This is a predicted structure of a 255-nucleotide part of an RNA (large-subunit ribosomal RNA, domain VI) from Caulerpa verticillata.
Context: one part of a larger RNA
RNA sequence: CGUAAGAAUAUUGAGAGAACUUUUCCAUAAUACGAGAGGACUUGGAAGAACGGACCCCUGGUGAACCAGUUCUUCGACCACGAGGACGCGCUGGGUAGCUAUGUACGGAAUAGAGAACUGCUGAAAGCAUCUAAGUAGGAAACUAAUCUCAAGAUGAAUAUUCUCCAUUAGACUCCGGUAAGAUCAACCGGUUAAUAGGUUUCAGGUAGAAGAUUUGUAAAAAUUGAAGCCGAGAAAUACUAAUGAUCAAUUGUU
Numbered sequence: 001c002g003u004a005a006g007a008a009u010a011u012u013g014a015g016a017g018a019a020c021u022u023u024u025c026c027a028u029a030a031u032a033c034g035a036g037a038g039g040a041c042u043u044g045g046a047a048g049a050a051c052g053g054a055c056c057c058c059u060g061g062u063g064a065a066c067c068a069g070u071u072c073u074u075c076g077a078c079c080a081c082g083a084g085g086a087c088g089c090g091c092u093g094g095g096u097a098g099c100u101a102u103g104u105a106c107g108g109a110a111u112a113g114a115g116a117a118c119u120g121c122u123g124a125a126a127g128c129a130u131c132u133a134a135g136u137a138g139g140a141a142a143c144u145a146a147u148c149u150c151a152a153g154a155u156g157a158a159u160a161u162u163c164u165c166c167a168u169u170a171g172a173c174u175c176c177g178g179u180a181a182g183a184u185c186a187a188c189c190g191g192u193u194a195a196u197a198g199g200u201u202u203c204a205g206g207u208a209g210a211a212g213a214u215u216u217g218u219a220a221a222a223a224u225u226g227a228a229g230c231c232g233a234g235a236a237a238u239a240c241u242a243a244u245g246a247u248c249a250a251u252u253g254u255u
Stems, first nucleotide, its partner, number of pairs: 001153001005164007015150004021049007033038001051107002054104002059101004066094005071086006111145003118138004165253001167251001171248002174245001175191005196242003199238005205231003212225005
């Protein structure tokens, strides 16, 4: 821009893409078959491998300053306690959210149709024979569906419902607060008739027992107060802070 008014929501599916793998074991059965050695078709069941997309409850990883320990050094006058630096976290032990695989659950199927090679039935041309000429039965991971995803620019532009038409307007963009969305844009959520983000409170979770004081010990240190203190991303609650405001928009529709 089109889909001949302007919109919102929910669909159909022409068409396109993805996927399609495979092993071993158990039973049938130590059966059929075979002199024996050996050893099935078939049908049912179980456990895997690799691959795939998804997810983070579990097991782990990461988690650049969340917690603790610790060395040297500078500073806060000193002790104690802290802060800065030590290659782009000084080193070390852990670790929430998020992201992740080696972790978790799941998938390939079943089924139908047509049908390749091939196997047939009936059967003439050609009194026989012949799967074929008329007719007719089977038959592969391949094909068409089936499964999953996209999909009406499918210009062949589809369908359904609802809303609006000079307004206190359907609806939409900008703007603003943001996000499990993201380079930007987009998408999605929210904008006071509000829990959208921050803050605060409580909780989860992490770290591992704060400082100060008291007690014990000559002391290093230990214990008690005390499951303490501190805490990024998590959950709930709570309007304390910030979501102010402005604009466009069809005009009853064949140009």
It is recorded under the gene name rnl. The coordinates come from a structure-prediction model, not an experiment, and the mean pLDDT is 87.